A computed fold for a 74-nucleotide RNA from Chlamydomonas incerta, annotated as transfer RNA. Its Rfam family is "tRNA". Rfam describes the family as follows. Transfer RNA (tRNA) molecules are approximately 80 nucleotides in length. Its mean pLDDT, the model's own confidence on a scale to 100, is 80.
RNA sequence: GUCACCGUGGUGUAGUUGGUUAUCACAUUUGCCUCACACGCGAAAGGUCUCCAGUUCGAUCCUGGACGGUGACA
Numbered sequence: 001g002u003c004a005c006c007g008u009g010g011u012g013u014a015g016u017u018g019g020u021u022a023u024c025a026c027a028u029u030u031g032c033c034u035c036a037c038a039c040g041c042g043a044a045a046g047g048u049c050u051c052c053a054g055u056u057c058g059a060u061c062c063u064g065g066a067c068g069g070u071g072a073c074a
Base pairs, nucleotide, nucleotide: 001073002072003071004070005069006068007067010026011025012024019057028044029043030042031041032040050066051065052064053063054062
């Protein structure tokens, strides 16, 4: 340099041929339990879905560009 794939709470992820208030697990905080801790059960907080523009009544999703990451080739 060329091509392909990816970017979603602190971490790892589901979601999608556009439609109410974006999912789950772990972690965090907290209630119950326990002498206490752990386990277990319940609850809560935490995301402007990488950024900009476009299409649309409406975009995490479609289109273009930018940035970043991974891989392959040179």